[in-house]
Context: one part of a larger RNA
RNA sequence: UCCGGCGAGCUGCGGGUACUGGCAAGGUUAAGCACUUCAGGUGCGGAGCCGUAGGGAAACCAAGUCUUAAGAGGGCGUUUUAGUCAGUACGUGCAGGCCCGAAACCGGGUGACCUAUCCAUGUCCAGGUUGAAGCCGCCGUAAAAGGCGAUGGAGGACCGAACCCACAUCCGUUGAAAAGGGUGGGGAUGAGGUGUGGAUAGCGGAGAAAUUCCAAUCGAACCCGGAGAUAGCUGGUUCUCCUCGAAAUAGCUUUAGGGCUAGCCUCAUACAAGUCUGCCGGAGGUAGAGCACUGAAUUUCCGCGGGGGCGUCAAAGCCUACCAAAGAAUAUCAAACUCCGAAUGCCGGACAGAUGGUGUAUGGGAGUCAGACUGUACGAGAUAAGUUGGACAGUCAAAAGGGAAAGAGCCCAGACCGCCGGCUAAGGUCCCAAAGUGGGUGUUAAGUGGAAAAGGAUGUGGGAUCUCUAAGACAACCAGGAUGUUGGCUCAGAAGCAGCCAUUCAUUAAAAGAGUGCGUAACAGCUCACUGGUCGAGAGGUCCUGCGCCGAAAAUGUCCGGGGCUGAAACACCACACCGAAGCCGCGGAACCCGUAAGGGUUGGUAGAGGAGCAUUCUUAGGGGAGCGAAGCAUUACCGGAAGGGGAUGUGGACCGCUAAGAAGAGAGAAUGCCGGA
Numbered sequence: 001u002c003c004g005g006c007g008a009g010c011u012g013c014g015g016g017u018a019c020u021g022g023c024a025a026g027g028u029u030a031a032g033c034a035c036u037u038c039a040g041g042u043g044c045g046g047a048g049c050c051g052u053a054g055g056g057a058a059a060c061c062a063a064g065u066c067u068u069a070a071g072a073g074g075g076c077g078u079u080u081u082a083g084u085c086a087g088u089a090c091g092u093g094c095a096g097g098c099c100c101g102a103a104a105c106c107g108g109g110u111g112a113c114c115u116a117u118c119c120a121u122g123u124c125c126a127g128g129u130u131g132a133a134g135c136c137g138c139c140g141u142a143a144a145a146g147g148c149g150a151u152g153g154a155g156g157a158c159c160g161a162a163c164c165c166a167c168a169u170c171c172g173u174u175g176a177a178a179a180g181g182g183u184g185g186g187g188a189u190g191a192g193g194u195g196u197g198g199a200u201a202g203c204g205g206a207g208a209a210a211u212u213c214c215a216a217u218c219g220a221a222c223c224c225g226g227a228g229a230u231a232g233c234u235g236g237u238u239c240u241c242c243u244c245g246a247a248a249u250a251g252c253u254u255u256a257g258g259g260c261u262a263g264c265c266u267c268a269u270a271c272a273a274g275u276c277u278g279c280c281g282g283a284g285g286u287a288g289a290g291c292a293c294u295g296a297a298u299u300u301c302c303g304c305g306g307g308g309g310c311g312u313c314a315a316a317g318c319c320u321a322c323c324a325a326a327g328a329a330u331a332u333c334a335a336a337c338u339c340c341g342a343a344u345g346c347c348g349g350a351c352a353g354a355u356g357g358u359g360u361a362u363g364g365g366a367g368u369c370a371g372a373c374u375g376u377a378c379g380a381g382a383u384a385a386g387u388u389g390g391a392c393a394g395u396c397a398a399a400a401g402g403g404a405a406a407g408a409g410c411c412c413a414g415a416c417c418g419c420c421g422g423c424u425a426a427g428g429u430c431c432c433a434a435a436g437u438g439g440g441u442g443u444u445a446a447g448u449g450g451a452a453a454a455g456g457a458u459g460u461g462g463g464a465u466c467u468c469u470a471a472g473a474c475a476a477c478c479a480g481g482a483u484g485u486u487g488g489c490u491c492a493g494a495a496g497c498a499g500c501c502a503u504u505c506a507u508u509a510a511a512a513g514a515g516u517g518c519g520u521a522a523c524a525g526c527u528c529a530c531u532g533g534u535c536g537a538g539a540g541g542u543c544c545u546g547c548g549c550c551g552a553a554a555a556u557g558u559c560c561g562g563g564g565c566u567g568a569a570a571c572a573c574c575a576c577a578c579c580g581a582a583g584c585c586g587c588g589g590a591a592c593c594c595g596u597a598a599g600g601g602u603u604g605g606u607a608g609a610g611g612a613g614c615a616u617u618c619u620u621a622g623g624g625g626a627g628c629g630a631a632g633c634a635u636u637a638c639c640g641g642a643a644g645g646g647g648a649u650g651u652g653g654a655c656c657g658c659u660a661a662g663a664a665g666a667g668a669g670a671a672u673g674c675c676g677g678a
Stems, first nucleotide, its partner, number of pairs: 001678006011095004016090008026050003032044005054061002064076004098236002101233001105226006116200009125190001127159003130155001134151001136149004163187003167184005202218001204214003211220001239613006249262005263368002265365007274355005279349004288340001289338002294334003299329003305323002307320004371396006378389003401412003416589004421585003427579003430563003436576001439574005449565001455550002459547010476534005482507003487501003513528001517526002590603005614667001616664007624656002632651005638645002
């Protein structure tokens, strides 16, 4: 991992609702007793319980009663009558109460053969070294002290085996070993090691103290019991078909991943309302807008007040390119501003049309309380997030099919079943790949299409407008571009061209600035404006707009799914054809609902509610099969809408179906399930 078997809403009692049955103004027995064909049944048993009357706290009264002073008023009743005892289904309470699962708590016991400490009694420590006190002798002293030499043999003394320990490192790590091996290391006469016997026990002992040890177990040992502890948690919960079909919200909650009530679903019963559209009547303060209020904010005028200066101490007073209230003019802003003010939405109404598993009430049963994304208007955030919070709508959740290469939440569209039939939606029609290498008119040259901004640019198409132009424009070429004058000032110089000034004037002229740029130290020189000629038809600017260009650097492989595409297979517009889904239609079939019928309609579905069935084992009754071969097993082309059923053949070798009812140890793929096997 697979296969087989086992494996989870049971039972008793109480009460609730529905249905079925008995009896019915009644219904029913309990314990007990008797009988019996004895875990069974029959009879007796009326105590008790429920109902038939209520009101009151009660006494009590009674179709009334209570309150009260009341005959008033008011409350609850009567007038409107069905109950009760069983059975079945569902849910509920008490019990382990669908199954498995803790860590733990408590009680009673068993443990100190491991280990910790202690007690008693034994035992062990090769060899070597050092040389304390004391004592002896000598010296020394008044005597001491003291000194020297011997002797002596102290020490948690020294070195180092046995023995004990476990500091470093290597190996080992499904080991040789559930703690070891190798090489070194520490202690080794001591708080030493060790044998035997004994003591201390879990709410405890022991502890040179580490939450360390108490039998490979220790922040409280182990065994059995309370015990099926509890588990708002995780996992699992077994046959089929049919009908309907949610929620992820509100309030409260030591509540937030749990509950309760409501909301939303379902079933039964009753009533006949509901929704949408049209029309009419309403309330409202959002979007927008506005500045009349409340505030914010800009400029100017005016200037209460203040600052500064002057003023003889003080003041009056005067001045002020300072600040500035209120006011005036102008132009703005606001979720918590409004003189105004929609569209939607909301409430109500008569009628009409449409619609429907539409509405309301009572009762039975639920599930749901983590929601997700998209669009729109908002809050929070950074006008960030596949972010977060609500609102409205959709989809997913619980929805398959087609499209978006691929894809919960986007677009199209809601799958009862069958068909080698047809039409369409979104989206597509060169090939992969079903359908146009279809038609018309333009655009794009960037592979733009097939990612991106501010910004930049004689890209290119369309439109508008202005100026110049056969009295010759624009571009090019030829020629001129002068004189007063080197204008004045400034300056070392300043001559068109460093800088400053200005009735930038005048002359000659076809035209030529007191000068557009380059240039010089300053001049010079080149050039421009301007003019003539040559040429001969458009030229230049501004604005709006379509499509492109640059801006553009990232890590597996290149921003079309790929191939590939340029009068397109890109983009815009126009009309046509076709493809394309489980949509729609056609034909056949099933179930349910409506309908007398003809016929019509419906049938996606998680949690969940409701309905109808299949199969297994046993019991009762009836009626059957079987050695001329039961069950079981194997194979198989038959039947049924499913669970399933039947026949035949083989095997097997003794029991087994069917019909009607009843009762359950009644259905397996999942529980890191349990047992066995491969």